Transfer RNA from uncultured Ruminococcus sp., 86 nucleotides, folded computationally. Lineage of the source: Bacteria > Clostridia > Eubacteriales > Oscillospiraceae > Ruminococcus. It was read from a public genome assembly. It matches the Rfam family "tRNA". It is annotated as a transfer RNA.

[in-house]
């Protein structure tokens, strides 16, 4: 230079056009049970932002556009990793 993958909550990572991101599942973190205490094992709980006194709402799957009735899934761009070729 050329090409092919991948960018989802703390972090890995499923999902690939319509029950939904209630974002499964899985590490980690917190709380509790268990124990004399600790590991193991169980049980619960864990994202941001903006609105609103509150209940509650809306809105965010690297950004920014487009295509649909309707996108995280489809297209362009542009960032950003990672593996190849040269």
């Nucleotide at each position: 230079g050329g090409a092919a993958g991948c960018g989802u909550a703390u972090c890995g990572a499923a999902g690939u056009g319509g029950u939904c991101a209630u974002a499964a599942c899985g590490g980690g973190c917190c709380u509790g049970a268990c124990u004399c205490g600790a590991a193991a094992u169980c049980a619960g709980g864990u994202a941001g932002c903006c609105c609103g006194c509150a209940a509650g709402g809306g809105c965010u799957c690297g950004a920014g556009g487009g295509u649909u009735c309707g996108a995280a899934u489809c297209c362009c761009u542009c960032c950003g990793c990672u593996u190849c070729c040269g």